Overview:
Predicted 3D model of a 102-nucleotide RNA (SAM riboswitch aptamer (S box leader)) from a Flavobacteriaceae bacterium. It matches the Rfam family "SAM riboswitch aptamer (S box leader)". Its family is annotated with regulation of gene expression in the Gene Ontology. It was read from a public genome assembly, where an Rfam model found it. The organism belongs to Flavobacteriaceae, within Bacteria.

RNA sequence: UUGUUAUUAAGAAAGGCAGAGGGAUUUGACCCAUUGAAGCCUUAGCAACCCUUUACUUUAUUAAAGAAGGUGCUAAAUUCUACCAUUUUGGGAAGAUAACUC
Repeated sequence: UUGUUAUUAAGAAAGGCAGAGGGAUUUGACCCAUUGAAGCCUUAGCAACCCUUUACUUUAUUAAAGAAGGUGCUAAAUUCUACCAUUUUGGGAAGAUAACUC
């Protein structure tokens, strides 16, 4: 950095350094923040994509359990909104994460 698939209203925070912004981008709202934002580090935790075990078995999935390892995550639905529709809602786009892939 390209594409495919799956998920995206659940869940889970303390400390240290630091010092003014942050919630991806843009619109409009709203919210968090010197009672300490972003970032970095440590520890802890959540989840179960990869993974491990067992069962089944059509050999490719499904189900249950687990958490050592690779990621991810730990304010608010991905904070809401924008585009479409039959508009208390649904779909799409974009984004995020994982696995595979160019």